[in-house]
RNA sequence: GCGAGCGCCUCCUGAAAACUCGGGCACUAUGUAGGGAAACCUCAUCAGUGAAUGUGGUCAAAUUCAAGGAAGCCUAAAUCUAAAUAUAUAUGUUAGACAGGGUAAUCUUGAGCCAAACUCAACCCUAUGGCAAGAGAAGGUGCAGAGACUAGACGGCCACCACCUAAAGAUAAUUAUCUAGGGUGAAGAGAUAGUCCAGAGAGUGGGGAAACUCACAC
Numbered sequence: 001g002c003g004a005g006c007g008c009c010u011c012c013u014g015a016a017a018a019c020u021c022g023g024g025c026a027c028u029a030u031g032u033a034g035g036g037a038a039a040c041c042u043c044a045u046c047a048g049u050g051a052a053u054g055u056g057g058u059c060a061a062a063u064u065c066a067a068g069g070a071a072g073c074c075u076a077a078a079u080c081u082a083a084a085u086a087u088a089u090a091u092g093u094u095a096g097a098c099a100g101g102g103u104a105a106u107c108u109u110g111a112g113c114c115a116a117a118c119u120c121a122a123c124c125c126u127a128u129g130g131c132a133a134g135a136g137a138a139g140g141u142g143c144a145g146a147g148a149c150u151a152g153a154c155g156g157c158c159a160c161c162a163c164c165u166a167a168a169g170a171u172a173a174u175u176a177u178c179u180a181g182g183g184u185g186a187a188g189a190g191a192u193a194g195u196c197c198a199g200a201g202a203g204u205g206g207g208g209a210a211a212c213u214c215a216c217a218c
Stems, first nucleotide, its partner, number of pairs: 011024005025050004029045003033042003054160006064111006072103004079097005086091001112141003118136003124130002145197001147196005161185002163182003168179005201218001203216005
């Protein structure tokens, strides 16, 4: 990449002729950087590397209307520069730069809305309890190749495992154990795994200088 073939990659992701380029992640290194009692965390760097990232349970709803940013790549009406040529100039041609346009990995925001668990809780009842309308913090949706649907996880929530122990409580008695508390176990879901659908080709038409984009029928 629709599938196979084939090709590419070997942390993920986009572009691509290219182990070539863009974005992200983790670890390492550096810093007489900062926070913490510690585990560990944060920040910086034209830095190096890609071996590794715990287990189980549970939730599947909203999926709408809008707004701002973005490397790389594609393009280059205008404008600028240069060259050659025709010419008295204007102007035209070719090459380069570039405002701008496009595409896009993705970074965010407002309103509305939302599953489970959590916090507060009206009414009601068999009333120190039960039920739970409603409200709330986080998180999600919005945010796929236009899109529809199913499932989970790399998502939400809960528990456990491994790591730490300053303060607090308990037990033994001077340092241990338990309670409790803290922190780590990467990123990928701007559709992941799938089932569809769409698109990809050539055609016609609209917009545009082009890139590109929209629509239609095959």